[in-house]
RNA sequence: UGCAGUCGAACGUGAAGUUCCGCAACCACCUCGCAAGAGGUGGGAGUGGAAUUGUAGCGUGGCAAACGGGUGAGUAACACGUGGGUAACCUACCUCAAGGCGUGGAAUAACCCCGAGAAAUCGGGGCUAAUACCGCAUAAUCUUUUUUGUCGUAAGACAAGAAAGCAAAGAUGGCUUAGACUUCGGUCGCUAUCACCAUGAGAGGGGCCCACGGCCUAUCAGCUAGUUGGUGAGGUAAUGGCUUACCAAGGCUAAGGCGGGUAGCCGACCUGAGAGGGUGUACGGCCACACUGGAACUGAGACACGGUCCAGACUCCUACGGGAGGCAGCAGUGGGGAAUUUUGCGCAAUGGGCGAAAGCCUGACGCAGCGACGCCGCGUGGGGGAUGAAGGCCUUCGGGUUGUAAACCCCUGUUGGGCGGAAAGAAAGGUUGUGGGCUAAUACCCUAACAACCUUGACGCUACCGCCUGAGGAAGCACCGGCUAACUCCGUGCCAGCAGCCGCGGUAAAACGGAGGGUGCAAGCGUUGCUCGGAAUUAUUGGGCGUAAAGCGUGGGUAGGUGGCCUAUCACGUCAGAGGUGAAAGCCCUGGGCUUAACUCAGGAACUGCCUUUGAUACGAAUAGGCUAGAGUGCGCAAGAGGGAGAUGGAAUUCCUGGUGUAGAGGUGAAAUUCGUAGAUAUCAGGAGGAACACCCGUGGCGAAGGCGAUCUCCUGGAGCGCUACUGACACUGAGCCACUAAAGCUGGGGGAGCAAACAGGAUUAGAUACCCUGGUAGUCCCAGCCCUAAACGAUGGAUGUUAGACGUGGUGGGAAUUGACCCCUGCCGUGUCGUAGCAAACGCGAUAAACAUCCCGCCUGGGGAGUACGGUCGCAAGGCUGAAACUCAAAGGAAUUGACGGGGGCCCGCACAGGCGGUGGAGUAUGUGGUUCAAUUCGACGCAACGCGAAGAACCUUACCCGGGCUCGAAGUACUUGAGAAAUCCCGGUGAAAACCGGGCACUCCCUUCGGGGACUCAAGCAUAGGUGCUGCAUGGCUGUCGUCAGCUCGUGUCGUGAGAUGUUGGGUUAAGUCCCGCAACGAGCGCAACCCUUGCUCUUAGUUGCUAACCUGCAAAGGUGCACUCUAAGAGGACUGCCGGUGACAAACCGGAGGAAGGUGGGGAUGACGUCAAGUCCUCAUGGCCUUUAUGUCCGGGGCUACACACGUACUACAAUGGGCGGUACAGAAGGUUGCAAACCCGCGAGGGGGAGCCAAUCCUCAAAGCCGUUCUCAGUUCAGAUUGCAGUCUGCAACUCGACUGCAUGAAGGUGGAAUCGCUAGUAAUCGCGUAUCAGCAGGUCGCGGUGAAUACGUUCCCGGGCCUUGUACACACCGCCCGUCACACCACGAAAGCCAGUUUUACUCAAAGCCGCCACCCCUAACUCCGCUUCGGCGGAGAAGGAGCGUCCAAGUGGC
Repeated sequence: UGCAGUCGAACGUGAAGUUCCGCAACCACCUCGCAAGAGGUGGGAGUGGAAUUGUAGCGUGGCAAACGGGUGAGUAACACGUGGGUAACCUACCUCAAGGCGUGGAAUAACCCCGAGAAAUCGGGGCUAAUACCGCAUAAUCUUUUUUGUCGUAAGACAAGAAAGCAAAGAUGGCUUAGACUUCGGUCGCUAUCACCAUGAGAGGGGCCCACGGCCUAUCAGCUAGUUGGUGAGGUAAUGGCUUACCAAGGCUAAGGCGGGUAGCCGACCUGAGAGGGUGUACGGCCACACUGGAACUGAGACACGGUCCAGACUCCUACGGGAGGCAGCAGUGGGGAAUUUUGCGCAAUGGGCGAAAGCCUGACGCAGCGACGCCGCGUGGGGGAUGAAGGCCUUCGGGUUGUAAACCCCUGUUGGGCGGAAAGAAAGGUUGUGGGCUAAUACCCUAACAACCUUGACGCUACCGCCUGAGGAAGCACCGGCUAACUCCGUGCCAGCAGCCGCGGUAAAACGGAGGGUGCAAGCGUUGCUCGGAAUUAUUGGGCGUAAAGCGUGGGUAGGUGGCCUAUCACGUCAGAGGUGAAAGCCCUGGGCUUAACUCAGGAACUGCCUUUGAUACGAAUAGGCUAGAGUGCGCAAGAGGGAGAUGGAAUUCCUGGUGUAGAGGUGAAAUUCGUAGAUAUCAGGAGGAACACCCGUGGCGAAGGCGAUCUCCUGGAGCGCUACUGACACUGAGCCACUAAAGCUGGGGGAGCAAACAGGAUUAGAUACCCUGGUAGUCCCAGCCCUAAACGAUGGAUGUUAGACGUGGUGGGAAUUGACCCCUGCCGUGUCGUAGCAAACGCGAUAAACAUCCCGCCUGGGGAGUACGGUCGCAAGGCUGAAACUCAAAGGAAUUGACGGGGGCCCGCACAGGCGGUGGAGUAUGUGGUUCAAUUCGACGCAACGCGAAGAACCUUACCCGGGCUCGAAGUACUUGAGAAAUCCCGGUGAAAACCGGGCACUCCCUUCGGGGACUCAAGCAUAGGUGCUGCAUGGCUGUCGUCAGCUCGUGUCGUGAGAUGUUGGGUUAAGUCCCGCAACGAGCGCAACCCUUGCUCUUAGUUGCUAACCUGCAAAGGUGCACUCUAAGAGGACUGCCGGUGACAAACCGGAGGAAGGUGGGGAUGACGUCAAGUCCUCAUGGCCUUUAUGUCCGGGGCUACACACGUACUACAAUGGGCGGUACAGAAGGUUGCAAACCCGCGAGGGGGAGCCAAUCCUCAAAGCCGUUCUCAGUUCAGAUUGCAGUCUGCAACUCGACUGCAUGAAGGUGGAAUCGCUAGUAAUCGCGUAUCAGCAGGUCGCGGUGAAUACGUUCCCGGGCCUUGUACACACCGCCCGUCACACCACGAAAGCCAGUUUUACUCAAAGCCGCCACCCCUAACUCCGCUUCGGCGGAGAAGGAGCGUCCAAGUGGC
């Protein structure tokens, strides 16, 4: 600013301006006059009148303002919804019907004057009108009272009659037709319209009452005094404790009263298959509210959003005295917030108010604006276009993909932009005419009839259409590990980050971030929040309770729920028909209108509900009657640790007394504490006292459960069997309630032998507040009273019925039988085992159900927090019952399976133990490792299964490390380009430690040629690359170790199991063996075992040199010839198979013994290593992904290092000596190697070795073993042991032995006298011992790998240690016991609780003061137009009194206040 006004046709008053007509101060001009002045014309301040106009405005009056619009604070209520009632009511405007509208009166506002106040506003005096107000008249079918009748169960209603009472207002238009009056304008009158009064009815609207329906909480269980009812009165439109007086003592409540919390209700909306669950924004109905609280007034209607009064809070004005205000109307502002719009246009339409109407008002409404907030439609282009362009990304480098996508060519024209055209929304209204109506009338007026004309659009530069322009301006968001559609690269490296759940990220991340590509949706897409669904995860539809959460510890029993057979009645439930209602909108169906759709219009269906009524009567209920099958009573029989009380008994323990007797006893795994010479233990006799009742005793009995066990007596409960006389549904269950309830515990009093918490001591132990031992108090026992919990378990509530069997057992009947007793058949009631169907997740249950059904009760809804806290209640206490939340986790749990594990069990094996032999651990040295050191001491290997390992051999090299000096297409390889060239090459000089660098020289010229050149080759430059013993063995291949040469590991088909899985593979035997046999829902098969292979042991055949030499020949011998018999060699063959015999065994497999045989039960040895385990080892053998490096992490060279040395460990060698050492003599192997090699004889040297070089490419040569044996010496010592260390002198290899080789000679002569705890190897040609050889290698062996010589002891046995195999059992383990896991403490953080006291909020009750207001009272006080009464009167009025009213007083009562 604006949202409620309107009516002048109810009424009074009434500007300003303009126009016209007067009056007029004054001014100008003209005329007359000398002048004063006069006259005229024009203008004209001002003033009067008229018109505009009785207009704007002001006020009286009427109607509206109670509608429309907003909001959801309050409200758990008749507030709402549905259906009824009102015989207990109201209703303005509107409609209809039938009537009326007569006659008087007194005021008052505006206005004028005066006054108060800053203002708001108010007071006094004066004037005036009405459809304002008042009196009188008249009046009913109205109201009141009353009579009669009819109806109604009744309250009462209706009809008829009587008495009394109650009303009104005019305005506007027309006509003078009849009449009257007149100021001649008109008035009365008539007429029309509107208004007004009374009455009846209607429509629409409302008030009140009733039934039913819809939230949470019982940790709210008792609430209530106007409370419940009655009578009288009051009050209201009206019923009613609505109010009041009196009377009575009622009313509500487990079907939830009272309290607390939350909430507007509904049509409907979202979701859902439905039943349901959630919601109540928009639209529509109802309610409530209007700054907060209270109150009434006016009115038909309000206790009133834009009215009044009071109180309070807040804001504003003020002259401080006092006033003003209420956006939860429309816009808009501030604040709050994650967040929510324009101070727009219009009354053109629709609707509303007023008006006779025109019209006015209308932030209702119609439109526009803002917001992708939602729904719907459309576009961002279409067709062609492959060299599949460029670019990007990826790549196995070939290519792939983006991708017909783009470019390019040809088109179209939605939308945008420009220009132009152009609807519908308009129906009405006005004027005129015609017709009709009213009327006395042709007038006036009315008219949803007809006609003509005029006029009305906010939206709006509208929708829509046409033309032009031009692919031109118009695509994003999320996601791509699984759920869930969609994959690659790079970066990062448990970081940064992601995440709905599971979970990703620790150097190859489809999961983080980016990119490319893809998927989904699209002017949107994601996120967050909320609701329903999925969730049968609160289960009515539609779940469960043995072990997963869940049966009350048990019984008695109230309410309640449920309930046998027959008959009749009823019609409450139930079913059917009809009627009413279930508003509209929405949902659904069918059509119509906007280009389509969203949207909207019309019709239909539906609204599963409620009410009324008619009918049906099977079932349920109810009423009445009956029945006996359920239940109960009676009679008979017998069983029982059923309960209570009393009495009695013997055994045993302990104690006491006495006797005998002597040194121990007791106790334990072993001990000690303890008892005992003051006489124990033991033993005998006697006595005391308490508690418990062996055998019988039994998945036997009884009891509701807890529980009950010597014997006898008394009292007493219940069940069972048999008989069938009686009652006649009396039944089942059972929320609350009541009773009982093991052990422990508590109170009081007794008792106390044994046992025994606590406590004490002794042991055990790291500790031992335990287990074991010695003591020992409460307690255990009795009486009385509490407590009320247990794994109170069958982890299984009670009742009834139904559903295969088999076998026991207790009680009691029947049958049959017997001399009798058993045995046997059969019924009922108990109590067990197995099992069919069925059930069950499985385990399992299975007539004693966990099966099939019915009824009733209790209980459960993830784990923890927690059976805790608070509250209540019980208890003497301890504590019980009831019983949460915050917070936190993603699981907790059940049953079964496979493994693994067990200081579980059974069986079995292995140098695993035991029995033996020899070692290691002690010494010295060697070697490897750790550690330390260092410039570097390169790297790897770490329990067994790293440590004489990679390394079958580090002085340089190796070499990877360090220092220093060099090179950079590189030390080696491949491809290409350019240039040079004297082929390549070779030689020399300088510097240098070398590598290398610098310089010089010689000189021949390969192939082709078009003579330009090209090729090969070399050099230089470049390019692509090379190179890396750099990293990752946790990215890998390959290879290897280990369990383990252990006997196992699997598959196909079948079968079993929902399944994981099982079976086979387990079982009985047997084996070295899952070897074999037998059995078996298994039958077969594979990888392993064994065998096949090599070697060795015996024999044979073949062959006979380099091997052999018996016989023969030659020779003194050596040797040669001859020979191939033997040995041997190396090819082949045979041989051994439990084959044979006996025994055992199951007529088996097999085992034991024996014979024969070279060898006997796998003859010995080797090679051979299943499925797999250890992220075992190796990127430094090799190969290889990725990463890193490229004048260096590559490469070359010199020197150094890997060889260090306080120390620790592993593996070896040599010893410590006499089974030995020294010296001398002497005998016998096997295997292997040798031409850059092995090397003989012979000579030299003490020796290593040197010289030498025969022979040998090897059964030919090198080539000789040692221990042993024989002899001698040493005589138990740090030695004639042992040999380290050191000195000197040498040898050999090698460019080179300093760091840093081996060997030799002489000298030196350390530790060490058999080794702590502990620990290793070995079962026969083995251990032990002795030497020999090879590889590597220039040289270097105590190591390694081989070879042979000599050559033992012991094994009772499987209890124990270690490892392994099979079966079984338990498991909370599965990274699998090196597992899992509990509690305290420390620190940090989070959440919750308690807490003296204090503060605040909300609410209740009682009381004090008490505003406004309604109501009541009102003697006194104030006031009195119209009313009443009285008096006077000049008849105009005046005076007095009184009603009414006010003030005052009182009841009720808001807020506020408060020691009481």

This is a predicted structure of a 1460-nucleotide RNA (small-subunit ribosomal RNA) from an uncultured bacterium. Rfam family: Bacterial small subunit ribosomal RNA.